RNA sequence: AUUAUUUUGUUAGCGCAAGGACCAGUUUGGUUGACGAGGAUGAUAGUUAUCGAUUUAUCAGCGGGUGCUAUCACGGAUUUAGGUAUUAUUCGUAAGAUAUAUUAAAAAAACAAAAUUAAUCUUGUAACAAAUAAUAUAUCAAAAUACAAU
Repeated sequence: AUUAUUUUGUUAGCGCAAGGACCAGUUUGGUUGACGAGGAUGAUAGUUAUCGAUUUAUCAGCGGGUGCUAUCACGGAUUUAGGUAUUAUUCGUAAGAUAUAUUAAAAAAACAAAAUUAAUCUUGUAACAAAUAAUAUAUCAAAAUACAAU
RNA backbone atom coordinates (compact mmCIF):
# COMPACT_ATOMS: atom_id res chain seq x y z
C1' A A 1 0.00 0.00 0.00
C1' U A 2 -3.81 -3.60 -1.30
C1' U A 3 -7.48 -7.40 -0.16
C1' A A 4 -10.70 -10.00 3.19
C1' U A 5 -13.30 -10.54 7.82
C1' U A 6 -15.32 -8.65 12.37
C1' U A 7 -17.11 -4.68 15.48
C1' U A 8 -18.98 0.27 16.28
C1' G A 9 -21.17 4.76 14.57
C1' U A 10 -23.89 7.55 10.86
C1' U A 11 -27.43 7.50 6.88
C1' A A 12 -32.47 14.05 8.69
C1' G A 13 -39.98 15.18 8.42
C1' C A 14 -34.80 14.58 11.79
C1' G A 15 -33.24 16.38 16.81
C1' C A 16 -34.18 19.76 21.06
C1' A A 17 -37.66 21.42 24.92
C1' A A 18 -37.25 27.90 27.71
C1' G A 19 -43.80 29.06 26.31
C1' G A 20 -48.38 26.31 25.94
C1' A A 21 -51.29 21.69 26.63
C1' C A 22 -51.79 17.08 29.63
C1' C A 23 -50.78 13.79 34.14
C1' A A 24 -49.25 12.76 39.02
C1' G A 25 -48.34 15.32 43.00
C1' U A 26 -48.08 19.66 45.71
C1' U A 27 -44.51 23.60 43.61
C1' U A 28 -41.51 19.34 42.36
C1' G A 29 -41.38 15.41 38.85
C1' G A 30 -43.11 13.38 34.37
C1' U A 31 -45.71 13.15 29.40
C1' U A 32 -46.72 15.40 24.74
C1' G A 33 -44.84 18.52 21.23
C1' A A 34 -45.43 15.90 12.44
C1' C A 35 -48.49 10.21 10.60
C1' G A 36 -45.95 8.19 6.90
C1' A A 37 -44.43 8.64 1.21
C1' G A 38 -40.55 10.95 -1.47
C1' G A 39 -35.88 13.32 -1.73
C1' A A 40 -28.16 13.94 -2.46
C1' U A 41 -22.94 15.61 -8.83
C1' G A 42 -19.81 19.63 -6.12
C1' A A 43 -19.13 24.91 -4.33
C1' U A 44 -21.21 29.76 -3.02
C1' A A 45 -25.51 32.93 -2.12
C1' G A 46 -30.76 33.47 -1.20
C1' U A 47 -35.23 31.13 0.64
C1' U A 48 -40.78 30.19 6.71
C1' A A 49 -37.79 23.44 1.63
C1' U A 50 -41.75 18.56 -1.75
C1' C A 51 -46.34 15.31 -1.21
C1' G A 52 -50.55 13.73 0.69
C1' A A 53 -53.17 11.11 5.53
C1' U A 54 -55.34 12.18 10.42
C1' U A 55 -58.28 16.12 12.56
C1' U A 56 -57.39 20.76 14.00
C1' A A 57 -52.11 21.67 20.32
C1' U A 58 -49.57 18.09 13.75
C1' C A 59 -50.22 25.33 18.58
C1' A A 60 -45.97 28.83 19.21
C1' G A 61 -40.46 28.24 19.14
C1' C A 62 -34.90 26.78 18.42
C1' G A 63 -31.33 23.97 15.64
C1' G A 64 -30.37 20.98 11.46
C1' G A 65 -31.73 19.39 6.55
C1' U A 66 -31.17 15.47 0.77
C1' G A 67 -36.04 20.85 -1.78
C1' C A 68 -36.39 25.25 -4.93
C1' U A 69 -33.98 29.61 -7.40
C1' A A 70 -29.38 32.15 -9.23
C1' U A 71 -24.05 31.83 -10.62
C1' C A 72 -19.74 28.78 -11.40
C1' A A 73 -17.52 23.90 -11.95
C1' C A 74 -18.18 18.62 -13.34
C1' G A 75 -21.14 15.07 -16.08
C1' G A 76 -25.07 13.10 -19.79
C1' A A 77 -28.35 13.80 -24.07
C1' U A 78 -29.60 16.59 -28.74
C1' U A 79 -27.06 18.66 -34.85
C1' U A 80 -23.15 14.88 -37.67
C1' A A 81 -21.71 8.91 -41.82
C1' G A 82 -18.39 8.91 -37.59
C1' G A 83 -14.54 11.58 -34.09
C1' U A 84 -12.63 15.86 -31.08
C1' A A 85 -13.23 20.89 -29.16
C1' U A 86 -16.27 25.25 -28.21
C1' U A 87 -21.05 27.63 -27.86
C1' A A 88 -26.44 26.84 -27.33
C1' U A 89 -30.73 24.08 -25.30
C1' U A 90 -32.19 20.78 -21.46
C1' C A 91 -31.36 17.63 -17.66
C1' G A 92 -28.27 15.04 -13.09
C1' U A 93 -25.74 9.33 -13.51
C1' A A 94 -32.62 5.74 -14.40
C1' A A 95 -29.00 12.48 -16.74
C1' G A 96 -35.43 16.69 -22.56
C1' A A 97 -40.61 19.04 -21.67
C1' U A 98 -46.04 18.40 -21.34
C1' A A 99 -50.60 15.31 -21.15
C1' U A 100 -53.09 10.53 -20.35
C1' A A 101 -53.01 5.38 -18.68
C1' U A 102 -50.73 1.38 -15.90
C1' U A 103 -47.41 -0.36 -11.99
C1' A A 104 -45.40 0.19 -6.61
C1' A A 105 -45.90 -3.22 1.17
C1' A A 106 -48.03 4.07 3.07
C1' A A 107 -48.04 5.01 8.25
C1' A A 108 -50.61 7.24 12.06
C1' A A 109 -55.60 7.66 13.48
C1' A A 110 -59.34 3.10 14.54
C1' C A 111 -59.39 -1.98 17.03
C1' A A 112 -56.82 -5.60 20.30
C1' A A 113 -52.98 -6.83 23.78
C1' A A 114 -48.66 -5.58 27.05
C1' A A 115 -46.28 -1.59 30.25
C1' U A 116 -47.39 2.85 33.56
C1' U A 117 -50.61 5.54 39.74
C1' A A 118 -51.72 8.54 35.46
C1' A A 119 -50.78 11.57 31.27
C1' U A 120 -48.77 8.45 27.87
C1' C A 121 -46.14 4.74 25.40
C1' U A 122 -44.83 -0.12 22.86
C1' U A 123 -46.31 -4.21 19.87
C1' G A 124 -49.80 -6.69 16.63
C1' U A 125 -54.00 -7.00 12.92
C1' A A 126 -56.79 -5.10 8.59
C1' A A 127 -58.08 -0.70 5.32
C1' C A 128 -57.33 3.84 2.75
C1' A A 129 -53.31 8.63 -0.42
C1' A A 130 -50.74 12.26 -3.17
C1' A A 131 -46.35 14.01 -5.07
C1' U A 132 -42.58 11.35 -7.39
C1' A A 133 -40.34 7.48 -10.33
C1' A A 134 -40.51 3.65 -14.06
C1' U A 135 -43.08 1.74 -18.41
C1' A A 136 -46.48 2.61 -22.65
C1' U A 137 -48.98 6.07 -25.98
C1' A A 138 -49.54 11.08 -28.02
C1' U A 139 -47.67 16.08 -28.87
C1' C A 140 -43.57 19.48 -28.74
C1' A A 141 -38.19 20.35 -28.71
C1' A A 142 -34.01 18.09 -30.66
C1' A A 143 -29.35 24.01 -32.80
C1' A A 144 -24.49 25.99 -34.58
C1' U A 145 -19.24 26.76 -35.44
C1' A A 146 -14.22 25.10 -35.79
C1' C A 147 -10.42 21.22 -36.46
C1' A A 148 -7.88 16.84 -38.44
C1' A A 149 -7.96 12.31 -40.90
C1' U A 150 -10.74 8.21 -43.50

Annotation
Predicted 3D model of a 150-nucleotide RNA (glmS glucosamine-6-phosphate activated ribozyme aptamer). Its Rfam family is "glmS glucosamine-6-phosphate activated ribozyme aptamer". The family's RNA type in Rfam is riboswitch.